[in-house]
Context: one part of a larger RNA
Molecule: large-subunit ribosomal RNA, half A
Organism: Planctomycetota bacterium
RNA sequence: GGUGUACGGUGGAUGCUUGGGCGUCGAGAGCCGACGAAAGACGCAGCGGGCUGCGAAAAGCCUCGGGGAGCCGCGAGCUGGCUUUGAUCCGAGGAUCUCUUAGAUUCGGAAACGAACUACAGAUGAUUCUGUAGUAUCGGCUAUUGAAUCCAUAGAUAGCCGAAGGUAACGAGGGGAACUGAUACAUCUAAGUACCCUCAGGAAAAGAAAGAAAACUCGACUUCCUCAGUAGCGGCGAGCGAACGGGAAUCAGCCUAAACCGAUGGCAUGCCAAGUCUGAGCACGUUGUGCCGUCGGUGUCGUGGGACCUGCAGUUCGUGGCUCAGUGCGGACGCAGAGUUACAAAACAAUGUGCUAGCCGAACGUUCUGGAAAGGGCGACCGUAGAGGGUGAUAGUCCCUUAGGCGACAGCACAGAGUCUCUGGUAGGUAUCCCAAGUAACACCCGCCUCGUGAAACCGGGUGCGAAUCUGGGGGGCCCACCCCCCAAGGCUAAGUACUACUCGACGACCGAUAGCGUAAUAGUAGCGCGAGCGAAAAGUGAAAAGAACCCCUGUUAGGGGAGUGAAAUAGUACCUGAAACCGUACACUUACAAGCAGUGAGAGGGCUAUGCCGCAAGGAAAGCCUGAUCGCGUGCCUUUUGCAUAAUGAUCCGGCGAGUUACUCUAUGUGGCAAGGUUAAGGAGUUCAGCUCCGAAGCCGAAGCGAAAGCGAGUGCGAAUAGCGCGAAUAAAGUCACCUGGAGUAGACCCGAAAACGGUCGAUCUAUCCAUGGCCAGGUUGAAGCGGAGGUAAAACUCCGUGGAGGACCGAACCGUUGUAUGUUGAAAAAUGCUCGGACGAGCUGUGGAUAGGAGCAAAAGACUUAUCAAGGCCGUAAAUAGCUGGUACUCCCCGAAAUAGCUUUAGGGCUAGCCUCGUGUAAUUCUUCGUCGGGGGUAGAGCCACUGAUCGGGUUUGGGGGUCCACCAGACUACCCUACCUAAUCAAACUCCGAAUACCGAUGAAGUUACCACGGGAGUCAGAGCGUGGGGGAUAAGCUUCACGCUCAAAAGGGAAACAGCCCAGACCGCCGGCUAAGGUCCCAAAUCCGGGUUAAGUGUCGUAAAGGAAGUAGACUUGCUAAGACAGCUGGGAUGUUGGCUUAGAAGCAGCCAUCAUUUAAAAAGUGCGUAAUAGCUUACCAGUCGAGCAAUUCUGCGCCGAAAAUGAACGGGACUCAAACUCGGAACCGAAGCCGCGGGAGCCAGACUGCUGUUGCAGUUUGUCUCGGUAGGGGAGCAUUCCGCCCUAGGACGAAGGGAGACGGAAACGACUCCUGGACGAAGCGGAAGAGAUUAUGCCGGAAUAAGUAGCGAGAAAAUGAGUGAGAAUCUCAUUCGCCGUAAACCUAAGGUUUCCUGGGCCAGGCAAAUCCGCCCAGGGUUAGUCGGACCCUAAGGCGAGGCUGAAAGGCGUAGUCGAUGGGUGACGGGUUAAUAUUCCCGUACCGCACACUGAGGUUAUUACCGAUGGAGUGACAGAGUACCGAUGGCUGGCCUGCCGCGAGUUGUGCAGGUGAAAGCCGGAGAGGUCGCUGUAGGCAAAUCCGCAGCGUAUGGCCUCGAAGGUGAGACGAGCUCCUAGCGGGCGAAGUAGUCUGAAGUGCUCUCGAGAAAACCUUCUAGGGACGAGGUGUGCGACCGUACCUAAACCGACACAGGUGGGUGAGGUGAAUAUCCUAAGGCGCUC
Repeated sequence: GGUGUACGGUGGAUGCUUGGGCGUCGAGAGCCGACGAAAGACGCAGCGGGCUGCGAAAAGCCUCGGGGAGCCGCGAGCUGGCUUUGAUCCGAGGAUCUCUUAGAUUCGGAAACGAACUACAGAUGAUUCUGUAGUAUCGGCUAUUGAAUCCAUAGAUAGCCGAAGGUAACGAGGGGAACUGAUACAUCUAAGUACCCUCAGGAAAAGAAAGAAAACUCGACUUCCUCAGUAGCGGCGAGCGAACGGGAAUCAGCCUAAACCGAUGGCAUGCCAAGUCUGAGCACGUUGUGCCGUCGGUGUCGUGGGACCUGCAGUUCGUGGCUCAGUGCGGACGCAGAGUUACAAAACAAUGUGCUAGCCGAACGUUCUGGAAAGGGCGACCGUAGAGGGUGAUAGUCCCUUAGGCGACAGCACAGAGUCUCUGGUAGGUAUCCCAAGUAACACCCGCCUCGUGAAACCGGGUGCGAAUCUGGGGGGCCCACCCCCCAAGGCUAAGUACUACUCGACGACCGAUAGCGUAAUAGUAGCGCGAGCGAAAAGUGAAAAGAACCCCUGUUAGGGGAGUGAAAUAGUACCUGAAACCGUACACUUACAAGCAGUGAGAGGGCUAUGCCGCAAGGAAAGCCUGAUCGCGUGCCUUUUGCAUAAUGAUCCGGCGAGUUACUCUAUGUGGCAAGGUUAAGGAGUUCAGCUCCGAAGCCGAAGCGAAAGCGAGUGCGAAUAGCGCGAAUAAAGUCACCUGGAGUAGACCCGAAAACGGUCGAUCUAUCCAUGGCCAGGUUGAAGCGGAGGUAAAACUCCGUGGAGGACCGAACCGUUGUAUGUUGAAAAAUGCUCGGACGAGCUGUGGAUAGGAGCAAAAGACUUAUCAAGGCCGUAAAUAGCUGGUACUCCCCGAAAUAGCUUUAGGGCUAGCCUCGUGUAAUUCUUCGUCGGGGGUAGAGCCACUGAUCGGGUUUGGGGGUCCACCAGACUACCCUACCUAAUCAAACUCCGAAUACCGAUGAAGUUACCACGGGAGUCAGAGCGUGGGGGAUAAGCUUCACGCUCAAAAGGGAAACAGCCCAGACCGCCGGCUAAGGUCCCAAAUCCGGGUUAAGUGUCGUAAAGGAAGUAGACUUGCUAAGACAGCUGGGAUGUUGGCUUAGAAGCAGCCAUCAUUUAAAAAGUGCGUAAUAGCUUACCAGUCGAGCAAUUCUGCGCCGAAAAUGAACGGGACUCAAACUCGGAACCGAAGCCGCGGGAGCCAGACUGCUGUUGCAGUUUGUCUCGGUAGGGGAGCAUUCCGCCCUAGGACGAAGGGAGACGGAAACGACUCCUGGACGAAGCGGAAGAGAUUAUGCCGGAAUAAGUAGCGAGAAAAUGAGUGAGAAUCUCAUUCGCCGUAAACCUAAGGUUUCCUGGGCCAGGCAAAUCCGCCCAGGGUUAGUCGGACCCUAAGGCGAGGCUGAAAGGCGUAGUCGAUGGGUGACGGGUUAAUAUUCCCGUACCGCACACUGAGGUUAUUACCGAUGGAGUGACAGAGUACCGAUGGCUGGCCUGCCGCGAGUUGUGCAGGUGAAAGCCGGAGAGGUCGCUGUAGGCAAAUCCGCAGCGUAUGGCCUCGAAGGUGAGACGAGCUCCUAGCGGGCGAAGUAGUCUGAAGUGCUCUCGAGAAAACCUUCUAGGGACGAGGUGUGCGACCGUACCUAAACCGACACAGGUGGGUGAGGUGAAUAUCCUAAGGCGCUC
């Protein structure tokens, strides 16, 4: 180290629980708001941070009612109170109700703040302060006023009424996408959806036919069922999709306009006219008439209606200018009817019901166990109550409740007799009048209906045109006719219907803390983001805190050990149970010469003793358990693939979560009901333990078909028709409804995953550009124009010297940028650092405020930038977009079991149909399979070429043609030329065949097998294949290549062999066996099994990876030929000659450069020469001959096995050892080994067949048994089961004598899995039979949590640096103090704006934060701290820009903008010096000032009128402005001298020209050097009126006056001050010298010069009038001066996630060096950067 066991830690799964959710049903309520909402800010308690409640009357006040003993919220405690004189609490009504919020409303504004005016009241001597009320806009109405402009109107003012804003869904309307689907797209779809906008109600909308229809018609609208996925629409694609009719719910109808009459207002007309109800008479006379408007009456319809005319109809009274008669009108009574949601309208109310608090409410004891009884035992009782919850375990009788019953001062809702209010007819006639106008219709263009322009009606809209009035008009799907229906262009209308933010009640085969809402809890919180927006985690002690007194260890309030409580403390607040990963401790065995998927099979040794076995038990044994030396075999899982150990994908581990669901429609099997029928839908009724039952036939399917249809019908269509044919019928007839299951369609449709598209919004705190207003740029250099002078010229030009100070000029800091390089790259930093580098007066840089935005902005243009996001931002939504693509997809067993092919496909990695698989049903026939026999057709392999077509090489002959030569008059001849024909030897063919198999295929027949075939129906998967053998194509007769055909294997197949090795060889695994036989292949050892005989090989050839051409006396065998005792072959000895140097050629050529010839002679033999050689000769040699030797020699060919040829990267190609008459090769023989094959024995399952048994589902099901056969398996089909959660039986069995859950164990089952025992645990909860599912995980770079590994590793954030001593403390490198040392020093010092928001100071603390420690801290706890008339802001002003009364404009939302009103980064009024605190100071204190206002006193002057004085919201001036350069002035600061104080030393020097320190002073007032500006009079058409002002013109006059700024000096001035001294633990107190000169610098200010880019506005102030006006400028004194900011930080406090090497505007910024703010060193001051 490993395995096992035991005990712990860590962690928070599991079980149980629930305070919270989710869903459904019923009822209520359906709005709140200027009487100030919703939502907030800030406050309110004795001690109060959060939540809750409330509002300065502040966890509350008042009244009424309920209730009855305690109370002061969550929430303890201390303190203090209230309460039977009725508190707390509950209900109803009332009071109070700060500030924001409706552009909140007086005005402004950065929400919760600031500033006003008017009236009243209070305080003050007065300004002033406080309180209360009012003061917004718009619309409507009324009144009073009132311009241009007479009346009038616009406008103004006042009063009254109303609006505004919020809100979940539902509703109506105005606008209106895209993804997507269409296999990828444009009409279409998605969809009138999402979204935006406007408006409303408790509902909304619609609505009483210019309707629907086509029969014996119906009769407002709305909603449901059905009609019906029908009619239709539709790239007639995808898809979209009615209506009539029928059944239900609920029911309800009305009012105007017009004609006519009357009244009234206006205008016109009119003057004895018209007219005054009728007749007659009298009388009257601004009455009448016409038109327009208003009001009242009448009137409202389609068998057309009404007006109008005529007639009739209760009683009574009044009335018309008068009388009579008639008649009209009106009132009352009676009668009748109606009514408060429409139709007219306002109320009251007896009474009843319900809601908003409540009340009554039956019945039990004892004993046992136990901590506790409600449990067990025994014995009772109640029940209109045995629903539920609680109580120390499970309670009808203990508590709250429950059944049942009762109850309201007040408020609300509903109903409501009655009071009350309103209304009043009918018939007839048809001459006249009326019956909704820029309307209907029409034209063009659209929208909407099922209707996409179509034949396209109807309805609606835009533009244009433009009727009729009942003898009229619209419709019935183009249009016309007939017929039928209806009456537009005005309006109102309940119910039935939709929804639920909110209140109450009930329920759940809903969840139970990773679930259920995001939220069981201080959750829309913490946190993230500029913002829109996004958005968590987190429940449990116990019955009761009885929450551990006391003791001990320790620095300790940490932690632990005792003691104690409790049933239990391993229930101790990190608390129920307490799994796993992971981390330990103890024990048993094992491991230090050994090697790999970590297991499996065998197994020695060591240790132990049980759910089995034996035994009655006690107990026992090796047969059990733990360990495991050694040996055999053995390359994880998933996915994807032809194929994976693959070095292809995915997973660190563990736990929890995590994926084929649901609805509707269709289809098939099964089961059940009824059956020629089956069945209800919506709806209704009833009952109830809310489980159901009944009614309801509308409708649907079926029972009849055929036809395009009319139609006919067991037939029908075609046809003139018989016939014939098609489709049907023919008893051979079954459907329908419901449920489970398989499948399809539509829906997100198995889950996760885009890049994107579109809509609405949020962002210019980054950055781009622009606008407004401010700021910044050390120092040095160069020397343009112009000007002056000189020269020069006729004059110029020009030249020189000076002056001058230009420039997108030069060098170079700050500042801005970023050229190169290194570092960094899990950084110091999500872009930096070091060195280097570019610009640095300009197109420069920068602060503050503002503008422009998403197909848009901005862009000196890079597709750059628009908040770490850009070829179209972010956020939310459509939305679960879509994904022919990738990944993942969860328990078991049994049976069968593929494909990687064809056709088509914008198709090729996708699909559809077929093929192949499975399940069911049916047919049972020589259907199918195999073998044998017989009969067929074929044109492949082969073969062939005098058999065709074509190719092909020689030879021959020349048939024909051409060329050439000869000839040329013809006729011819020749030809080593070309083409061609013919003959012939040889040869070839996938697209040749005179021929032609084997197989295959078809048929018949015989035999064997026995459904294997076929048909129909349900469900698939497959369409990437691979290798090998054979036959071909392509390629190179290359490929582990590619493509076909036939076959096999793998795929989807394990086993044996091939060392290892998907596809090769053998062979197809149901399970077991320590049995047997074989296959391929083997038998020396590894390693099971071997021997014999004959040959070959010498190369380790070879022993199952490999090689060629070519070469070779390797070796063995076979054949043939030649030579040879007449002497071969080899060796040795000798010869190898002559003509001749053959001829030619040649400089030469003599055997031997070359050409020709190659004879002859002598010989035993010898070439006109085989090779070497020479310039040529020469020389050597060979052939050839002889001798010697003495037996075989030589050559060609064929064959076996060997040799060379033979080079690749670590040594490495018999598997290794090794092997040589073999363990190689070869021939022959006899044995054996060898597999999951075959056999044997035992067992299981399945299909089929048979037999038997049981069952009332009998052609069925179940069981038992016998027999044959079968049982590898991916995709896939079929079948049978296990487990989980919940429900019913079920108030189940069981359970504190111990449930669920957890842990362990050697038990059972074929598996999923199930028991039993012990321990833990401390309250629930099986089994069985059925039912319903959020129903099974190892993998999705899955999600959440926990724990490992790397690893005690990297790192601890600028290399400016520390050291020592002392102190404190439990503890000190780090804290404090001291002494040294180091660093910065145009900063790393100091002041300030922004931003932060208490970080500031003091005391205490050390669990967390601090990259380590910490006694320390910007950390934690507590307390304290910010003082202003003058500083800044507001109050004053305006810029860019914002908002914006009216106004203009736009589908809506909204946009623009006038008057105004806001808005600093700018303009405007006033304070300085010193001191003081732990922490503030121009703020407090001391001293000295200034500004504004009020009052008092004084008061030039003025006084009853325009003269004092005031004085505009008007006029004018001023305010008021660039850059660069330069001059004057001199602030400030430095240096030096002088002066004052102190000192005389520790190395040099040291009484000196020594050393150290100090040597500074304000505002204000007086003063006024100097600088700048400025004149008077007259006239005047301009300055929106006026003007004495300004402007303009003219005349005159000027160096004084005046105005502004302002130096010196005086005053202020007392103090301050180095130092000395006193007291003290420290802080501190007292005294107090000098307080000057020179020089350098050169701020602010004031001028001047030059240049071109020509350089804010308004207020304050001055002045002028208009106007006001009786007092009053000025002076002195007194008083007042409110509000906001003020601490601290300038980087450890801001922006960067950090105590981050980055970024951050302005000001001061000393000395030496130096031109300098460069550089280096230092002062003051600050630091040494937290290991």